[in-house]
Context: one part of a larger RNA
RNA sequence: UUGGGCGUAAAGGGCGUGCAGGCGGUUUGCAAGUUGGAUGUGAAAGCCCCCGGCUCAACUGGGGAAGUGCAUUCAAAACUGCUAGGCUAGAGUGCGAUAGAGGAGAGCGGAAUUCCCGGUGUAGAGGUGAAAUUCGUAGAUAUCGGGAGGAACACCUGUGGCGAAGGCGGCUCUCUGGGUCGUUACUGACGCUAAUACGCGAAAGCGUGGGGAGCAAACAGGAUUAGAUACCCUGGUAGUCCACGCUGUAAACUGUGAGUGCUAGGUGUUGGAAGUUUUUACACUUUCAGUGCCGAAGCUAACGCGUUAAGUACUCCGCCUGGGAGUACGGCCGCAAGGUUAAAACUC
Numbered sequence: 001u002u003g004g005g006c007g008u009a010a011a012g013g014g015c016g017u018g019c020a021g022g023c024g025g026u027u028u029g030c031a032a033g034u035u036g037g038a039u040g041u042g043a044a045a046g047c048c049c050c051c052g053g054c055u056c057a058a059c060u061g062g063g064g065a066a067g068u069g070c071a072u073u074c075a076a077a078a079c080u081g082c083u084a085g086g087c088u089a090g091a092g093u094g095c096g097a098u099a100g101a102g103g104a105g106a107g108c109g110g111a112a113u114u115c116c117c118g119g120u121g122u123a124g125a126g127g128u129g130a131a132a133u134u135c136g137u138a139g140a141u142a143u144c145g146g147g148a149g150g151a152a153c154a155c156c157u158g159u160g161g162c163g164a165a166g167g168c169g170g171c172u173c174u175c176u177g178g179g180u181c182g183u184u185a186c187u188g189a190c191g192c193u194a195a196u197a198c199g200c201g202a203a204a205g206c207g208u209g210g211g212g213a214g215c216a217a218a219c220a221g222g223a224u225u226a227g228a229u230a231c232c233c234u235g236g237u238a239g240u241c242c243a244c245g246c247u248g249u250a251a252a253c254u255g256u257g258a259g260u261g262c263u264a265g266g267u268g269u270u271g272g273a274a275g276u277u278u279u280u281a282c283a284c285u286u287u288c289a290g291u292g293c294c295g296a297a298g299c300u301a302a303c304g305c306g307u308u309a310a311g312u313a314c315u316c317c318g319c320c321u322g323g324g325a326g327u328a329c330g331g332c333c334g335c336a337a338g339g340u341u342a343a344a345a346c347u348c
Base pairs, nucleotide, nucleotide: 004320005319006318007303008302012317014200015199016198017197021193022192023191025087026086027085028084030081032080033079034076035075036074037073038072039071040070041069048064049063050062051061052060053059090190091187092186093185094183095182096181097180098179102176103175104174105173106172107171108170109153114148115147116146117145118144119143120142124135125134161168162167205246206245207244208243209242210241214240215239219235220234221233222232257316258315259314260313261312262311265294266293267292268291269290270289271288272287273286274285275284276283298305299304322347323346330341331340332339333338
């Protein structure tokens, strides 16, 4: 350098924004790359071809070809490029609509658990496979009334919706991001990808200060058992909650990177638009954007995927190559826990 791969065999970065780089719609001009012609040059010897000289050959004399290159010049304009101008199918803006647990802050609400106070009331209650630890005559459990406090929001709820991912669910208000549809008014390639970088990033964990109802690592006790550092039961502290800061990892999964084009259908569902009809709100048809299922072709080792591709092509990034090992050492980051980058010996 060429070649093979990444759903499940090793392999898609957790996700985004985006500088450099790589790649890039359509048209006219230019002619640097590119292509063709001509001229000059490309020393001799050698290599190759032809003819000759030593008896042949090696060797050697002559002629030719070649010398894929370079320079100058003429020409072409398909492709790449450059510059200038144009275009509107990509991208974006405007205008008109529209759905949504998208995000942040503030306030409010009801049900339930626990606790406290009071009333009624009496001997049990809890719990289990069965029990016991436990609670209760200092009045529990049950029940009624009042109060306190924290956390989570039943039904609606839906292979429903929104978000880049993590994720997001009571109600109201304020601030705020993105999407979709229609229109085709405007800009005129402004695009795609993205190493480094920067930001976001469940749970657990860490720091400081609050908060603490329920649940509950650790821990204690009761059981079970041969034992039981468990499963079951009674308790119970960190934590779970809030504010600010850190950590930066997950089966961060669709185990499937992002973008664009093309390639049968059927059936459901969410949001919009247009139309038909007309009992003006059901229905039906078409279409756009999502989201499921089944399947042509094709692909696949098979399973399966199948217009939401794992089909067919192109662009860019990441990654893979037995174990040792995501380890050691070093660097960087972190308060720590640790994270990240990342080998080799040896072995097969």
The prediction has a mean pLDDT of 87. The part of an RNA shown here (small-subunit ribosomal RNA, central domain) has 348 nucleotides and comes from a metagenome.